[in-house]
RNA sequence: AGAGUUUGAUCCUGGCUCAGGAUGAACGCUAGCGGCAGGCUUAACACAUGCAAGUCGAGGGGUAACAUUGUAGCUUGCUACAGAUGACGACCGGCGCACGGGUGCGUAACGCGUAUAGAAUCUACCUUAUACAGAGGGAUAGCCCAGAGAAAUUUGGAUUAAUACCUCAUAGUACUAUUUUAUGGCAUCAUAUUAAUAGUUAAAGAUUUAUCGGCAUAAGAUGACUAUGCGUCCUAUUAGCUAGAUGGUAAGGUAACGGCUUACCAUGGCAACGAUAGGUAGGGGCCCUGAGAGGGGGAUCCCCCACACUGGUACUGAGACACGGACCAGACUCCUACGGGAGGCAGCAGUGAGGAAUAUUGGGCAAUGGAGGCAACUCUGACCCAGCCAUGCCGCGUGCAGGACGACGGCCCUAUGGGUUGUAAACUGCUUUUAUACAGGAAGAAACACAACUACGUGUAGUUGUCUGACGGUACUGUAAGAAUAAGCACCGGCUAACUCCGUGCCAGCAGCCGCGGUAAUACGGAGGGUGCAAGCGUUAUCCGGAAUCAUUGGGUUUAAAGGGUCCGUAGGCGGUUCAAUAAGUCAGUGGUGAAAUGCUAUAGCUCAACUAUAGCACUGCCAUUGAUACUGUUGAACUUGAGUUAUAUUGAAGUAGAUGGAAUAUGUAGUGUAGCGGUGAAAUGCAUAGAUAUUACAUAGAACACCGAUUGCGAAGGCAGUCUACUAAGUAUAUACUGACGCUGAUGGACGAAAGCGUGGGGAGCGAACAGGAUUAGAUACCCUGGUAGUCCACGCCGUAAACGAUGGAUACUAGCUGUUGGAUCGCAAGAUUCAGUGGCUAAGCGAAAGUGAUAAGUAUCCCACCUGGGGAGUACGUUCGCAAGAAUGAAACUCAAAGGAAUUGACGGGGGCCCGCACAAGCGGUGGAGCAUGUGGUUUAAUUCGAUGAUACGCGAGGAACCUUACCAGGGCUUAAAUGCAGAAUGACAGGGCAAGAAAUUGCUUUUUCUUCGGACAUUUUGCAAGGUGCUGCAUGGUUGUCGUCAGCUCGUGCCGUGAGGUGUCAGGUUAAGUCCUAUAACGAGCGCAACCCCUACCGUUAGUUGCCAGCAUGUAAAGAUGGGGACUCUAACGGGACUGCCGGUGCAAACCGCGAGGAAGGUGGGGAUGACGUCAAAUCAUCACGGCCCUUACGUCCUGGGCUACACACGUGCUACAAUGGCCGGUACAGAGGGCAGCUACUUGGUGACAAGAUGCUAAUCUUAUAAAGCCGGUCCCAGUUCGGAUCGGAGUCUGCAACUCGACUCCGUGAAGUUGGAAUCGCUAGUAAUCGCAUAUCAGCCAUGAUGCGGUGAAUACGUUCCCGGGCCUUGUACACACCGCCCGUCAAGCCAUGGAAGUUGGGAGCGCCUGAAGUCGGUGACCGCAAGGAGCCGCCUAGGGUGAAACCGGUAACUAGGGCUAAGUCGUAACAAGGUAGCCG
Repeated sequence: AGAGUUUGAUCCUGGCUCAGGAUGAACGCUAGCGGCAGGCUUAACACAUGCAAGUCGAGGGGUAACAUUGUAGCUUGCUACAGAUGACGACCGGCGCACGGGUGCGUAACGCGUAUAGAAUCUACCUUAUACAGAGGGAUAGCCCAGAGAAAUUUGGAUUAAUACCUCAUAGUACUAUUUUAUGGCAUCAUAUUAAUAGUUAAAGAUUUAUCGGCAUAAGAUGACUAUGCGUCCUAUUAGCUAGAUGGUAAGGUAACGGCUUACCAUGGCAACGAUAGGUAGGGGCCCUGAGAGGGGGAUCCCCCACACUGGUACUGAGACACGGACCAGACUCCUACGGGAGGCAGCAGUGAGGAAUAUUGGGCAAUGGAGGCAACUCUGACCCAGCCAUGCCGCGUGCAGGACGACGGCCCUAUGGGUUGUAAACUGCUUUUAUACAGGAAGAAACACAACUACGUGUAGUUGUCUGACGGUACUGUAAGAAUAAGCACCGGCUAACUCCGUGCCAGCAGCCGCGGUAAUACGGAGGGUGCAAGCGUUAUCCGGAAUCAUUGGGUUUAAAGGGUCCGUAGGCGGUUCAAUAAGUCAGUGGUGAAAUGCUAUAGCUCAACUAUAGCACUGCCAUUGAUACUGUUGAACUUGAGUUAUAUUGAAGUAGAUGGAAUAUGUAGUGUAGCGGUGAAAUGCAUAGAUAUUACAUAGAACACCGAUUGCGAAGGCAGUCUACUAAGUAUAUACUGACGCUGAUGGACGAAAGCGUGGGGAGCGAACAGGAUUAGAUACCCUGGUAGUCCACGCCGUAAACGAUGGAUACUAGCUGUUGGAUCGCAAGAUUCAGUGGCUAAGCGAAAGUGAUAAGUAUCCCACCUGGGGAGUACGUUCGCAAGAAUGAAACUCAAAGGAAUUGACGGGGGCCCGCACAAGCGGUGGAGCAUGUGGUUUAAUUCGAUGAUACGCGAGGAACCUUACCAGGGCUUAAAUGCAGAAUGACAGGGCAAGAAAUUGCUUUUUCUUCGGACAUUUUGCAAGGUGCUGCAUGGUUGUCGUCAGCUCGUGCCGUGAGGUGUCAGGUUAAGUCCUAUAACGAGCGCAACCCCUACCGUUAGUUGCCAGCAUGUAAAGAUGGGGACUCUAACGGGACUGCCGGUGCAAACCGCGAGGAAGGUGGGGAUGACGUCAAAUCAUCACGGCCCUUACGUCCUGGGCUACACACGUGCUACAAUGGCCGGUACAGAGGGCAGCUACUUGGUGACAAGAUGCUAAUCUUAUAAAGCCGGUCCCAGUUCGGAUCGGAGUCUGCAACUCGACUCCGUGAAGUUGGAAUCGCUAGUAAUCGCAUAUCAGCCAUGAUGCGGUGAAUACGUUCCCGGGCCUUGUACACACCGCCCGUCAAGCCAUGGAAGUUGGGAGCGCCUGAAGUCGGUGACCGCAAGGAGCCGCCUAGGGUGAAACCGGUAACUAGGGCUAAGUCGUAACAAGGUAGCCG
């Protein structure tokens, strides 16, 4: 010091979360020791038991117990007696009990803190000083006697003491009153031996003769009390509070001032600088955190306060309204003989309860301190110690060194091996802290007291000695033996240090945030390994930090949350220039205080540290005092530039009231006129023959003001528009004069404030919520149409809100420019220029997250106000104020999410736009969809109908050949290894072959024949194990291959530049192209993959070569024939070249390029065709071509065999074939190809058969032979428009061929039969030239073939394209976006279901506080007091006040509640589709 998380990515805003520290902690796992500290945070809940405050016999009367002594009795160890002694129960008296100890209920207060004051006070014990103590008196407890009672307790009588009580005396340096003098101060006053008078109050003794006490006064110290300034939590959804209340006079009371109390008088006092009310809370020193400022806390220790079962009250006393005192009331508990009594752990232990949770019913007064005492001493749960608890902090240990065969085991891997655990272990040597055993053994102790001694002066001071230890035989020290006695917890996806295997399979589970888990999980569980800390480690809770996320230090408000709708103005805040005074703020010096502890620094003591001690500093504060005077304040004096006044001029849709005008519309009357008008995308409702619409004239009515008119003008904003008049207000410019800071802002407050709405009264033409009807639609409570009420208009009164927006508060000053325009002024003939005030555009710097803004700031500064602090819940609820109402203003919480949001970027998308292309449309030609059949698919069926492919991009597809085989499927029958490979062990000498039998076959059985050898073995078979095998699963684990967008023109990179960045630029723009093809321009310059070209075929020519091809010329020869000699001219074959490049011409153009029926040329603008498929998309297809990870099966999911199935058939779809006929069918004759195939083959030729074909036979391993007649075409003939001489399905019969075998289930031939079908609905497909259409031929696969398929080949050979509006697809640019899984997107609301919190609510229940009335204990005070007492005084009685109780009405705050309201959350519910694109009616605000 930061990090994670919103997005496809980016920057910002903004919340949530984490890493740190801390704790009186708790919980989980674990645990060796010691030191120091700490230990009921909850029920101020209730308490059994013990202890926690007594002491003094040197105050007193005394003698209950104990001891001693004495006496007596005797039973010789007992009894009795004796206050005689030590002592001492109970009693009187003194002092203490008001300290110490506990707790935090109450208290928001002079309670606390700090600083002052007491001239308004008290103070026992202690210290100092002065003075004094005389004389009397009567009681009372105890004891004794007699009673009452269960007890607690208590009554009566007699007697008695005191340092108990009372009276008298004495006294001034005391007090009070009056008068007087001087000095001082702070007003009352104070001081002084001023002077004087009058009045009043004292005492106690004891005794060991040393002393200790007593009383008065003064002073000190200590403690207490009172008053004051300042500081001290939250809520305004608490705004008014107050009757002793504020003050005065008098009196009372108090230690003392005071409304403290009472009487009378006055009407004050407090409050927005927060009174009053409500809630919460002991305050501080300090503690935690933080760089600090701050924030949080108030355990332990110290100071103060308050309290002592709850409430009240006083007594005693120096001090209390009293924790272990009293009285009363109340609640609770206990005892009881039922009559009545007792009690108060928030002291120390301890118990119960509560709770996540907090200890021993311990030892001792040895030390420190306290009470009493002359003292010894007694008491002391204060205190000192010990016990329990890892609760915290600190320290120590669990060993150290060597040791590689890198052991065994574990885990992992690419597994004959390696890595890791790991020098770790074993093993060798060394050490002994700690633990254990034994031995020694402290300091803390110095006093008091006693004894002795010394100094001077009976006494005091000092010295020496003696006595005293709970802890504790503890700390510590020594010795002994031996690695011996001692390691866990959390984590390992990122943040955050640390990774692999197995299991699981959106299950189980994890999780602080993001998130992980759906078959290869570093995130779950286990293991191995690792990381971190360590006698602890994690989790939970809380606080601070990080968080500049409440921002004083140190934030913001155009669009992210946030500027009030606008102005006026009160308080307040801030404020121009000069001079002087003052010294409040400010600054400096000095003094006092800021308790100790704590903190920091230094030093020291425990072996170190924690801990402790000593010293210094700090304690940032408050008070007082002295000085300074720049700035601020205050006071005084002046100034003119801020502000204002005046004059002149001028401007405008500024306001209010009145008058007035024309156009349009509607209505009425009258005329003309006839059948429709109106309305829409198209219609209908509606109006109209009772005369509409249209048109003419006149009349009436209300509302709004065309043109001018504009980034125009005016106004504070809302807003303001025909013309004229009256009244009112404002701005601006210019100019002198005047006032002299009069200013700015503005909480609370006031005024104004669009539209809609409300009230009363008018008005009502047009428009027009609601409503009605017609359409649209699946629906249409809408959009569209026809009507139409309120309203819109006027007057008066309310409402007070808007996306009231420039989403930008007001004021002042400063900071580059360019260009318009409005109103003035100056200069100028004009054009124009300058200047002031407005109003616009563009831009510099700057600012900003960016968009943008930019003198009209969102720049640089100052002042004031308003507002914001994650999203939702919610501008909601409750409360309050305002309003007639509607509603407005103010304005939460529970709960819930990890985001919500702004700007910009790249894509994608749009029922957005522009440009362009494509058989995309259009123009044409031919089809499909109708029929029959073939084939594929779906579905159905089945034992099985094996599997895959499913929009385009599946469906004559994998399959380019399913009768068996194929075959993967089904039924049945078999095998356990058919085939490959190798090793190891064992057995055998066979196995194979032939024959026979069973069987559907596989297979089984029988029989026959049967090894080699150099004896080492070889070979073969059988068997066992490893292994094989799987068309089993996962194409969403993969490789490879393929389809599609698409042969579309795109996709990128390097460097540079721009941008905070994602990104952009380049690749855009203007042209051009088939093309990101090329040119021009250009912050880009280049490059790559694509395009094109290079390759193949084809079209022309040349060269070379000339067999099996060719044959012009020469020759031979046939019926004919390159058949033959020969030839290379031609065709052809097959190799190499040429040729085409917009090269030439003309036009256009800067160029690229385009155009021309241009030329030339076989071919012309890529000549035609093929191969060739960029970055990528579709988790596209394929685990069944093949390969491969993982999983699964192993007498079976492997393998063999037979038969069946893949060929089923109500039906639906795709792709084809054949047709429906005359451009045709049939018959006869006749012509012309190319490219292929062939030896288990093609087959000439001959013969037979109607034919499929058969039997012979020949050539050819092919430019040689063969397949092989090409067909359409052409020439004739026939048919004559019919279900036909069209069409051929279906069926019957007879055959041929292949094959082991044609039943399921082959093809072909012949004869017969002769179905549907007469050109095909909606819809839809292909094709732009040698193309469509049409015609035949060949081949692969193959025994044969279901081929009408596929792949090739040639023959004949068209029509049309105006063009790009529309449909589809694509490319580029641009625009909007709430989409990014990217429109098959996103997303809203009701309803239904579950859960959660909240509001309202008839009621019901509780709490605290207050008020009125009634009652009223104890007690103080007042009065009285005939009774008691010598007296002081008291009993008694009366009164005031009060705790408590009762009662009444009202307010406030909670709990709960039938019912009810909205809200939030929850993978796959219902209905629609409101928003995001022009979201399909632009959206949004009121």